RNA sequence: GUGAAAGUAGCACAAUGGCAGUGCGCAAGAUUGUGGAUCUUGUGGUUGCGGGUUCGAGUCCCGUCUUUCACC
Numbered sequence: 001g002u003g004a005a006a007g008u009a010g011c012a013c014a015a016u017g018g019c020a021g022u023g024c025g026c027a028a029g030a031u032u033g034u035g036g037a038u039c040u041u042g043u044g045g046u047u048g049c050g051g052g053u054u055c056g057a058g059u060c061c062c063g064u065c066u067u068u069c070a071c072c
Stems, first nucleotide, its partner, number of pairs: 001071007010024004018055001025043006048064005
């Protein structure tokens, strides 16, 4: 340089074009002699960035950035 894949919460990942969720984590409480484990409640987002299409975009289209893979 060419082609492809990925980017969503602190981390790992979901999400038919129609309310952005789950687990772990974190905080508080219950339980316990203390801790751990368990249970309850809560805490969480510029869906990498900028545009476009659409009544409506994490999802479709274009550009751009980063990472990974293959080829050269």
Molecule: transfer RNA
Organism: Candidatus Rifleibacteriota bacterium